[in-house]
Molecule: Fluoride riboswitch aptamer (crcB RNA motif)
Organism: Deltaproteobacteria bacterium
RNA sequence: GCCAUAUCCGGCAAUGAGGUCUGCCGUAAACCGCCCUUAUCAAAGGGAUGAUGACUUCUACUUCAAA
Repeated sequence: GCCAUAUCCGGCAAUGAGGUCUGCCGUAAACCGCCCUUAUCAAAGGGAUGAUGACUUCUACUUCAAA
């Protein structure tokens, strides 16, 4: 100096925050959603679900009922 691995740490997992767990990535990467139609090499139009990767709490939004 190079490569690989482990630990620590950091980041990410389609809309916010806290805790726990899981997975992925780490000097650039992980990540930047789905379906249908038009259409052609990336755009246009339409549609559905969800504040979670999972669990839980809070907040925002929506619906119903009561005061």